[in-house]
RNA sequence: GGAAGGCUGUUAGCGCCAGGACCGGGAACGGUCGACGAGGCAUGGCGGUUUAUCGAAAGAUUCGGCGGAUGCCGCCACGGCGUUCAGCGCGCCGAGAGGGAGAAAGCAAAAAGCAGAAUCAACACUGUAACAGAGGUUCUCCCGACGCUGACG
Numbered sequence: 001g002g003a004a005g006g007c008u009g010u011u012a013g014c015g016c017c018a019g020g021a022c023c024g025g026g027a028a029c030g031g032u033c034g035a036c037g038a039g040g041c042a043u044g045g046c047g048g049u050u051u052a053u054c055g056a057a058a059g060a061u062u063c064g065g066c067g068g069a070u071g072c073c074g075c076c077a078c079g080g081c082g083u084u085c086a087g088c089g090c091g092c093c094g095a096g097a098g099g100g101a102g103a104a105a106g107c108a109a110a111a112a113g114c115a116g117a118a119u120c121a122a123c124a125c126u127g128u129a130a131c132a133g134a135g136g137u138u139c140u141c142c143c144g145a146c147g148c149u150g151a152c153g
Stems, first nucleotide, its partner, number of pairs: 014067004019063001020033005036055003043077007078094005084151006098143007113128004
């Protein structure tokens, strides 16, 4: 390094590599790098779209390319809310089921360093301290909380 079987864990910053870079080699060629976590598949289906949220690091690269994707948009269905109930309409939303603004608390990994082990080497691996923002949570404020019909009181 390869094959078979078993176990465990993880899985959408996820998978891949023809540009590029790096290492070995006289060459042929072989090997390596190519997204660090947080958040997200919390209704279902169909269609469309592709640099699909947030910061951290770095300043050869998280560059470039291909594929995918939980993002977004539209439609349909279902469901929730619109101060008793039901139906319809309209509006806003998605089982955490109105919109907007502000504040607070709290939350990461990698890189770098140090240590370890391994390799010819690049690279990769293990251990270790710290440090975000969005989302979410809590609080405050502003806006919205409609129409028709029927029932009950």